Context: one part of a larger RNA
RNA sequence: AUUGAACGCUGGCGGCAUGCUUAACACAUGCAAGUCGAACGGUAACAUGGCUAGCUUGCUAGCUGAUGACGAGUGGCGGACGGGUGAGUAACGCGUAGGGAUCUGCCUUGGAGUGGGGGACAACCUGGUGAAAACCAGGCUAAUACCGCAUAAUCCCUACGGGGCAAAGCAGGGGACCUUCGGGCCUUGCGCUAAUAGAUGAGCCUAUGUCGGAUUAGCUAGUUGGUGAGGUAAUGGCUCACCAAGGCGACGAUCCAUAGCUGGUCUGAGAGGAUGAUCAGCCACACUGGGACUGAGACACGGCCCAGACUCCUACGGGAGGCAGCAGUGGGGAAUAUUGCACAAUGGGCGCAAGCCUGAUGCAGCAAUGCCGCGUGUGUGAAGAAGGCCUUAGGGUUGUAAAGCACUUUCAGACGUGAGGAAAAGUUAAUGUUUAAUAUGCAUAUUUUUUGACGGUACCUUUAGAAGAAGCACCGGCAAACUCCGUGCCAGCAGCCGCGGUAAUACGGAGGGUGCGAGCGUUAAUC
Numbered sequence: 001a002u003u004g005a006a007c008g009c010u011g012g013c014g015g016c017a018u019g020c021u022u023a024a025c026a027c028a029u030g031c032a033a034g035u036c037g038a039a040c041g042g043u044a045a046c047a048u049g050g051c052u053a054g055c056u057u058g059c060u061a062g063c064u065g066a067u068g069a070c071g072a073g074u075g076g077c078g079g080a081c082g083g084g085u086g087a088g089u090a091a092c093g094c095g096u097a098g099g100g101a102u103c104u105g106c107c108u109u110g111g112a113g114u115g116g117g118g119g120a121c122a123a124c125c126u127g128g129u130g131a132a133a134a135c136c137a138g139g140c141u142a143a144u145a146c147c148g149c150a151u152a153a154u155c156c157c158u159a160c161g162g163g164g165c166a167a168a169g170c171a172g173g174g175g176a177c178c179u180u181c182g183g184g185c186c187u188u189g190c191g192c193u194a195a196u197a198g199a200u201g202a203g204c205c206u207a208u209g210u211c212g213g214a215u216u217a218g219c220u221a222g223u224u225g226g227u228g229a230g231g232u233a234a235u236g237g238c239u240c241a242c243c244a245a246g247g248c249g250a251c252g253a254u255c256c257a258u259a260g261c262u263g264g265u266c267u268g269a270g271a272g273g274a275u276g277a278u279c280a281g282c283c284a285c286a287c288u289g290g291g292a293c294u295g296a297g298a299c300a301c302g303g304c305c306c307a308g309a310c311u312c313c314u315a316c317g318g319g320a321g322g323c324a325g326c327a328g329u330g331g332g333g334a335a336u337a338u339u340g341c342a343c344a345a346u347g348g349g350c351g352c353a354a355g356c357c358u359g360a361u362g363c364a365g366c367a368a369u370g371c372c373g374c375g376u377g378u379g380u381g382a383a384g385a386a387g388g389c390c391u392u393a394g395g396g397u398u399g400u401a402a403a404g405c406a407c408u409u410u411c412a413g414a415c416g417u418g419a420g421g422a423a424a425a426g427u428u429a430a431u432g433u434u435u436a437a438u439a440u441g442c443a444u445a446u447u448u449u450u451u452g453a454c455g456g457u458a459c460c461u462u463u464a465g466a467a468g469a470a471g472c473a474c475c476g477g478c479a480a481a482c483u484c485c486g487u488g489c490c491a492g493c494a495g496c497c498g499c500g501g502u503a504a505u506a507c508g509g510a511g512g513g514u515g516c517g518a519g520c521g522u523u524a525a526u527c
Base pairs, nucleotide, nucleotide: 001526002525003524005523006522007521008520009519012374013373014372015371016370017369018367019366020332025330026329027328029327030326031325034077035076036075039074040073042070043069046068047067048066049064050063051062052061053060054059055058084285085284086283093210094209095208096207097206098205099204102202103201107198108197112193113192115149117147118146124139125138126137127136128135129134155164156163157162169190170189171188172187173186174185177184178183212256213255218248219247220246223245224244225243226242227241228240229239230238260282261281262280263279264275265274266273267272287308288307289306290305291304310321311320312319313318338364340363341362342361346360347358348357349356350355377407378406379405380404387398388397389396390395411468413463414462416460421454425449430444431443432442433441471516472515473514474513475512476497477496478495482511483510484509485508486507492499493498
């Protein structure tokens, strides 16, 4: 000088930060990932309309997907992001510099196609088993779910002859023409299929750097290399068969111990040393161990399967669970906060959109934990008051300090005013573009309406009154600051030297003083 600190005494306000360093210990409860009806069959609930019946003449019951919507279900996208933790890891990591044998949903750019068919499975209905979780059998049905056929190049394979691979519709609007009045057809938007390029993201390889121990000196059999095959998105002993006998090591292999790495942070004139909280990048993990499935992407924190430990339910046959998400509880500990508000902003997921979800995030609450700022008054005031302390008893000191007089009102209190954070979004008319079109969609400008958790917050005006606001450590030397009383090697102090045994500036108290100041000391830790 510093700290994610703790402890003791004390404590007025505000701003900005920070807050389980220990048990990767166990977790009650709530929330943390959903969304789309403009993919689909439908209709459990709510609302509206229609029909029927009853009567109390405006309600009660029933029916009806007709409309707004929508539980459960099929389907799509997202649950691989965001958030947490640092157990493991000494290299499959990280940092720096390179490489070539790869994949990449959504996004951007340009281009091509969208023809014609089929069979199912949920939901639902019926029946059954079970305490429950859940499950079984039969029957019906839709799709942007699934499967063939056709088409096929700049795509893929190839022995260069050839061979192979796709799809899906939905919504808004409409003048002719056709119509079985559903629509066809046209157009706009979204979506779909194959392929190209880009962007983004990811996987792989190489070199080099990256803690301690030699009281760890030899280690290695898929081990090192080759050929062939398999496997992967891709290279490769990645795996396998065969062949060769290699490969690493005092420039420290192997083994043991410790540890996430970095940008950075602290210190220091620097070189260096220590460290890796918050913030940012990468990695690893998700009760413990193993495994794959789905998918563009996982071997997946709030998915699946198996085993294990633990907890819970049970009708004893069998089931359920995973806070190292946000709060919160117990425990451990010197020690670390609210079971808060809101999606208004920023961002993310889904959706054409409106919107829904979002413990990410924005805010509020708690804590002097840290940094910074402000205040606790200002001027005047000598009878140098009283009181205290000391005294050589004259006086000295506390001390302009107080009182008194004259002022001020920051902050806190009270009344009132009151932003910015809001950009968008919807509706109506106008212009341009798209178009057969004055529809629709998109863009631009304008009118009106509307959106703030924080919060009546920041800021400002007014208001009353010095009013509500000072402590802590030290005073022998180092080291700024001295006297009296008590005690008498006792009680005690102490970072080092050392004080205390009757005149203690070193113990305890008092007066006085010194240093910091809403803090001050102590302890721990680093330079």
Predicted 3D model of a 527-nucleotide part of an RNA (small-subunit ribosomal RNA, 5' domain) from an uncultured prokaryote. The RNAcentral record of the full RNA draws on ENA. Its mean pLDDT, the model's own confidence on a scale to 100, is 84.